This is a predicted structure of a 72-nucleotide RNA (transfer RNA) from Pleuronectes platessa. The RNAcentral record of the sequence draws on ENA and Rfam. It matches the Rfam family "tRNA". By type it is a transfer RNA. Its family is annotated with triplet codon-amino acid adaptor activity in the Gene Ontology. Lineage of the source: Eukaryota > Teleostei > Euteleosteomorpha > Percomorphaceae > Pleuronectes. Its mean pLDDT, the model's own confidence on a scale to 100, is 84.
């Protein structure tokens, strides 16, 4: 150099065209003498950047950037 696979709440991760699920944590509120568990609720995401395509893009299609494999 060339090829592939991935970049999403603070962490994991789901979602291949119609506006982002769930899990852990965070917060508040039942329980308790009081804490943990355990159940209720709530916040929390410019989906890596930038440009096409379409009424509509986390999805498709380029360019770029970072990480990880193979191969020269």
């Nucleotide at each position: 150099g060339g090829c592939u696979c991935g970049g999403g709440g603070g962490c994991c991760a789901a979602g291949u065209g119609g506006u982002a699920a769930g899990g852990c944590g965070u917060u508040u509120g039942u329980c308790u003498c009081g804490u943990a568990a355990a159940c209720c609720a709530a916040a929390g995401a410019u989906c890596a950047u930038g440009g096409g395509u379409u009424c509509a893009a986390u999805u498709c299609c380029c360019a770029u950037c970072c990480g990880g494999g193979c191969c020269u």